[in-house]
Context: one part of a larger RNA
Molecule: large-subunit ribosomal RNA, domain III
Organism: Acidimicrobiales bacterium
RNA sequence: GAGUAGCGAAAGAGGGGUGAGAAACCCCUCCGCCGGAUGCCCAAGGGUUCCUGGGGAAGGCUAAUCCGCCCAGGGUGAGUCGGGACCUAAGGCGAGGCCGAGAGGCGUAGCCGAUGGACAACCGGUCAAUAUUCCGGUACCACCGAGCCCGCGCCAAAGCCGAACCGGCACCACCAGGGGCUGCCCGUCUUCGGACGGGCGAACCGAAGUGGAGCCGGGGAGGCUAGCGAUGGGGGGACGCAGAAGGGUAGGUGAACCCGAGCGGUGGUCGACUCGGGGUAAGCGUGUAGGGCGGGGUCCAGGCAAAUCCGGGCCCCACACAAGCCUGAGACGCGAUGCCGACCUCGAAAAGAGGGAAGUCACUGAUCCCAUGCUGCCGAGAAAAGCCUCUAGCGAGCUGGCUCGGUGCCCGUACCCCAAACCGACACAGGUGGGCAGGUAGAGAAUACCGAGGCGAUC
Repeated sequence: GAGUAGCGAAAGAGGGGUGAGAAACCCCUCCGCCGGAUGCCCAAGGGUUCCUGGGGAAGGCUAAUCCGCCCAGGGUGAGUCGGGACCUAAGGCGAGGCCGAGAGGCGUAGCCGAUGGACAACCGGUCAAUAUUCCGGUACCACCGAGCCCGCGCCAAAGCCGAACCGGCACCACCAGGGGCUGCCCGUCUUCGGACGGGCGAACCGAAGUGGAGCCGGGGAGGCUAGCGAUGGGGGGACGCAGAAGGGUAGGUGAACCCGAGCGGUGGUCGACUCGGGGUAAGCGUGUAGGGCGGGGUCCAGGCAAAUCCGGGCCCCACACAAGCCUGAGACGCGAUGCCGACCUCGAAAAGAGGGAAGUCACUGAUCCCAUGCUGCCGAGAAAAGCCUCUAGCGAGCUGGCUCGGUGCCCGUACCCCAAACCGACACAGGUGGGCAGGUAGAGAAUACCGAGGCGAUC
């Protein structure tokens, strides 16, 4: 310079309290602001900022009794949530291998790697601070053990299939032979029309025998009659974009219906009055609206071995609003004689404790579910595992059902999370992915005003 610029978008007022001290701290009453957020829940990131008690030097753009500040103590509880003990993508690493003077580079198998796939828990209550983790109730998953039951097998018995061979029956082909259209040839006769004799010969019949194939009976070598099951084969998982219609549910609204409370200060109001409430999950059972799929036999150079599986050829049966199978919201019943619940009682109030009514109907209605569905289109839209199946293989005991009991590891879990706690040197008008989505008006998630809820932005 200068007690100058500035004090970083924004509404506060009154009363009470605490205190040495109050515009800012605490409580109450009004008022105001946001309300597709300025609410609520996650991911990332942060890392104790969370809660309680205390503090008042510094930090806080002023003050401060207050704080995301300082000190101390406390706080994060899981078979099921998220991750690991499962899988793979980009990418990374990389046994062998290739390249490089070396350092090292590339890369097969393989391994790691979620932002993807797979996978079993819901409702209520509770702490100052955690909860799908604790508690209550009701479930589910995996594995282990026990009991009972059904079924199959091994040994024995039994049953079934069954080669050679034997007997019987019938068939086809070859074939001795027969046969023969008067068709051809020869001879004789002729009234010249033909007749007779002989030869060849298709069709057709076909003994014995040979070969082929079949049926019946006998015969019996031999075989079959559980289960588990790949690090292997196949299926599946398994996928784009757009569009439309439908079936539902969440949610919402109304109620003259149900329940509880109230009864009017001013003309009226015990009334079709006013105010408030009218819930309940997973799971289990049922298997609906809807969506999808043909079934069987036989043969085979493919699927790096094998296969009854997949694939390919042929045949048969069915063709439909079919049957059957798979899938599938929701509704309904149980769950629930439970829990929740307006309100009431005790408590000066708060904290807290106890009791607890009704819990229906109609309309509306999603961007959620059926649906990774359906239809259309061209730019033609991950992989692997879990799962199913097939054999290879193992195999003498084993599958399945019900009930009961037991076991269930490691890490995260506080708190902020459109922000004063993350990224911006700051308690910075900036930036930051996902989910939830009430009312009136409206096409709407615009906008305006409200609800739940949250704030009044540190002079």